[in-house]
Molecule: Bacterial RNase P class A
Organism: Bacillota bacterium
RNA sequence: GGAGUAGGCUGGGUGAUCGCGGGUGCCAGGCCGCAAGGUGGCAUCCGAGGAAAGUCCGGGCUCCAUAGGGCAGGGUGCUGGGUAACGCCCAGUGGGGGUGACCCCAAGGAAAGUGCCACAGAAAGCAAACCGCCCCUCGGGGCAAGGGUGAAACGGUGCGGUAAGAGCGCACCAGCAGCUUGGUGACUAGCUGGCUAGGUAAACCCCACCCGGAGAAAGACCAAAUAGGAGGGAGAUGAAGCUGCCCGCUGAUUCCUCGGGUUAGGUCGCUGGAGGUAUCGGGCAACCGAUAUCGUAGAAGGAUGAUCACCCUCGACAGAACCCGGCUUACAGGCCUACUCCCAGG
Numbered sequence: 001g002g003a004g005u006a007g008g009c010u011g012g013g014u015g016a017u018c019g020c021g022g023g024u025g026c027c028a029g030g031c032c033g034c035a036a037g038g039u040g041g042c043a044u045c046c047g048a049g050g051a052a053a054g055u056c057c058g059g060g061c062u063c064c065a066u067a068g069g070g071c072a073g074g075g076u077g078c079u080g081g082g083u084a085a086c087g088c089c090c091a092g093u094g095g096g097g098g099u100g101a102c103c104c105c106a107a108g109g110a111a112a113g114u115g116c117c118a119c120a121g122a123a124a125g126c127a128a129a130c131c132g133c134c135c136c137u138c139g140g141g142g143c144a145a146g147g148g149u150g151a152a153a154c155g156g157u158g159c160g161g162u163a164a165g166a167g168c169g170c171a172c173c174a175g176c177a178g179c180u181u182g183g184u185g186a187c188u189a190g191c192u193g194g195c196u197a198g199g200u201a202a203a204c205c206c207c208a209c210c211c212g213g214a215g216a217a218a219g220a221c222c223a224a225a226u227a228g229g230a231g232g233g234a235g236a237u238g239a240a241g242c243u244g245c246c247c248g249c250u251g252a253u254u255c256c257u258c259g260g261g262u263u264a265g266g267u268c269g270c271u272g273g274a275g276g277u278a279u280c281g282g283g284c285a286a287c288c289g290a291u292a293u294c295g296u297a298g299a300a301g302g303a304u305g306a307u308c309a310c311c312c313u314c315g316a317c318a319g320a321a322c323c324c325g326g327c328u329u330a331c332a333g334g335c336c337u338a339c340u341c342c343c344a345g346g
Stems, first nucleotide, its partner, number of pairs: 001342010012311007020047008030039003049317001053328002056326005061215004068247004073211005078092005093107001094105004108206002113204002115200003130147002132143004155173006174196002176193005182187001219268004229258006241249001275294008
């Protein structure tokens, strides 16, 4: 100097004027509304994101509800740790890719069972002899080593042996089984044994672990009005109650049709959180703990817009709607840190 890998920050800026939403303080007590309630002025402070997107996971919260068990159904799938929890994160093990920094894995079981593997081939789960090799009394017998088909042909290569061959025997390697060492563990290393047992579970299935449901239009309170109306059915021989079914539990109302009233009213939920920041300690790390400090959007449910001037990296993806932890997807430009490889010079 070039090419890469992993991580982080930013996401136009500055000033002025007017406008919009909220908090706090002070003032006003007027106006709207039957009421519940709403609304004003001044000053000051704050006001969309790293993904706010997807609605894919996990929860908090609210209600069913007093809330247990089983089946069905669904989810995860190597080991250990983190977390409120997770299908997430961290660290490892095994496998794969890359020269490397690093990246990826739908990573339990095929000897519990069932299914599938087209075509080709003799034969593709208990199989197999097309070409071929050897022997022969020409009736036949032996072989799976060589060739062929195929993605895959029942361990591989070499040597010996044999009528010709074959783990038939041996050496090395792979798998499988047993034992031992190390490790919390997944697993690694070593030894012994001729034991050799295709693929597919992102097919059904088996095994281990986990799982009530609904959802902020959840739900709670207040005000006003009306017809506690009419008819029919079920119900202590048990109404209603849960995603489905069964058992159990609770124990008195409940379902259908017709009709009537109300304002789709007002307030809360609605933002102090498994919160942010800084320092210190523990831990390889994810993360945990202690101390201090901050108050960082809450919409009448459609809130941040407009104008002017200057600057320059000339501006991408894109707007909260109960909240939080993740994952996935989109993203112009700019900046920073660490590491890897190549080239040149000292």